The prediction has a mean pLDDT of 88.
This is a predicted structure of a 268-nucleotide part of an RNA (large-subunit ribosomal RNA, domain VI) from a soil metagenome.
The full RNA is in RNAcentral, with records from MGnify.

[in-house]
Context: one part of a larger RNA
RNA sequence: CGCAGGAAACUUGAGGGGUUCUAACCUUAGUACGAGAGGACCGGGUUAGACGCACUUCUGGUGUGGCAGUUGUUCCGUCAGGGGCAUCGCUGCGUAGCCAUGUGCGGAAGAGAUAAGCGCUGAAAGCAUCUAAGUGCCAAGCUCCUCCCAAGAUAUUGUUUCCCGGAGCGCAAGCUCCCUAAAGACCACGGGCAGACCACCCGUUUGAUAGGCUGGACGUGUACGAGCCGUGAGGCUUUCAGCCGACUAGUACUAAUCGGUCGUGCGG
Numbered sequence: 001c002g003c004a005g006g007a008a009a010c011u012u013g014a015g016g017g018g019u020u021c022u023a024a025c026c027u028u029a030g031u032a033c034g035a036g037a038g039g040a041c042c043g044g045g046u047u048a049g050a051c052g053c054a055c056u057u058c059u060g061g062u063g064u065g066g067c068a069g070u071u072g073u074u075c076c077g078u079c080a081g082g083g084g085c086a087u088c089g090c091u092g093c094g095u096a097g098c099c100a101u102g103u104g105c106g107g108a109a110g111a112g113a114u115a116a117g118c119g120c121u122g123a124a125a126g127c128a129u130c131u132a133a134g135u136g137c138c139a140a141g142c143u144c145c146u147c148c149c150a151a152g153a154u155a156u157u158g159u160u161u162c163c164c165g166g167a168g169c170g171c172a173a174g175c176u177c178c179c180u181a182a183a184g185a186c187c188a189c190g191g192g193c194a195g196a197c198c199a200c201c202c203g204u205u206u207g208a209u210a211g212g213c214u215g216g217a218c219g220u221g222u223a224c225g226a227g228c229c230g231u232g233a234g235g236c237u238u239u240c241a242g243c244c245g246a247c248u249a250g251u252a253c254u255a256a257u258c259g260g261u262c263g264u265g266c267g268g
Stems, first nucleotide, its partner, number of pairs: 001152001005163006015149004021049007033038001051106005059100004066093005071086006110144003117137004164267001165178005179265001184262004188204005209255003212251005219243002225238005
């Protein structure tokens, strides 16, 4: 820009893409078959592997602004207690998130037309012949079915809802004057499990969007100080304490300020 007014939401599906796997065991049945050795088709069931999609309850990995222990050094005048640096100094754990080795699910069934192949009826050619007329069966393959995207599918889908003035002239499209900027969208701002940017989604005081605070969860593992015991290193009690990033609820304390732009007026 188009989709013959402008919007919002929900849709149909032309078309495109994905998937399409395999094995073992049980049973049928030690049956059919076979002198025996051996040993099925067809059908039913149970598992497993690889692959794919999604997810994080469990099992684990990571988790550089969580907790604890600890070495050296420096600084806070000293002690005590701490901060910095040393690969996050090293070490042990670990929330959220992200992940797989973890969990769930999938390739089921079916239909149509066929290939090779197997047929029926059947002449040319009194026979024969699946083919010439006619007509069946049949594959992991083809077209559907199933999952995803999808109306710039310009032959431009459909449904629902929302919004929009007076006068004059003109057959109408439309033009002029006055009035009016609707529904809605965008910008801006607070953000997100969305994200390179853009986009997408949520919120903007009629507010829980982010931060803070309070409570909780999770994690770490019993803080500082004090008292007691021990010559001391240290131990016990106060104390399952103290601290606590991303999780969760509540709470307007802080910040979403003030605002701006587009879009018209019933439509060939």